Predicted 3D model of a 73-nucleotide RNA (transfer RNA) from a Candidatus Micrarchaeota archaeon.
[in-house]
RNA sequence: GCGCCAAUAAUCUAGCCUGGUAGGAUCCGAGCUUCCCAAGCUCGAUGCCCGGGUUCAAAUCCCGGUUGGCGCA
Numbered sequence: 001g002c003g004c005c006a007a008u009a010a011u012c013u014a015g016c017c018u019g020g021u022a023g024g025a026u027c028c029g030a031g032c033u034u035c036c037c038a039a040g041c042u043c044g045a046u047g048c049c050c051g052g053g054u055u056c057a058a059a060u061c062c063c064g065g066u067u068g069g070c071g072c073a
Stems, first nucleotide, its partner, number of pairs: 001072007010026004020056001028044005049065005
């Protein structure tokens, strides 16, 4: 230098191909339960790596970039 893969909440992860309310688990907060704690149950807060484009609508498609990993030279 070229190619490929990955980036989603405090943590792990699904969704991306085929655009249409961002889902699950852990953690955290509140409540219920309990003599208390734990466990359990209910509710809630926190999220699409960055910039631009296409579109009525982008985590998803396109372009560029950043970071990490792998390969080729």